[in-house]
RNA sequence: CAACCAUCCAGAGCGGCUGAGUGACUUGGCACGAUGACGCCGCAGCAACCCCCCUGGCCCUCAGGGCGCGGGUGCUACCGCCACGACCGAUGGAGG
Numbered sequence: 001c002a003a004c005c006a007u008c009c010a011g012a013g014c015g016g017c018u019g020a021g022u023g024a025c026u027u028g029g030c031a032c033g034a035u036g037a038c039g040c041c042g043c044a045g046c047a048a049c050c051c052c053c054c055u056g057g058c059c060c061u062c063a064g065g066g067c068g069c070g071g072g073u074g075c076u077a078c079c080g081c082c083a084c085g086a087c088c089g090a091u092g093g094a095g096g
Stems, first nucleotide, its partner, number of pairs: 001096001004093005013043005021032003025085001027083003044076003048073004056069001057067004080088001
């Protein structure tokens, strides 16, 4: 990067920096925002997907088997904010 599979009404926020738009895109709504949104960084948290791969930890009926302690990602306003649409998007997985 293109194709494939699964999911997208559960859950979880504080601080610092910055300074005007933001919630992916079209149209129409709705909402957040100088009482500082969006974004970036730090810390904290959640537990959706994958895994015992880890100089680990724990349990069992122990050449072995298991767990989510933990690890790899992800996520933490609003149902992917809502409706219509699209060869739409996001995340994870297993391959090329």
SAM riboswitch aptamer (S box leader) from Paraoerskovia marina, 96 nucleotides, folded computationally.
The RNAcentral record of the sequence draws on Rfam and Ribocentre.
Its mean pLDDT, the model's own confidence on a scale to 100, is 81.
NCBI's taxonomy places the organism under Bacteria, Actinomycetota, Micrococcales, Cellulomonadaceae, Paraoerskovia.
It matches the Rfam family "SAM riboswitch aptamer (S box leader)". Rfam's curators write: The SAM riboswitch is found upstream of a number of genes which code for proteins involved in methionine or cysteine biosynthesis in Gram-positive bacteria.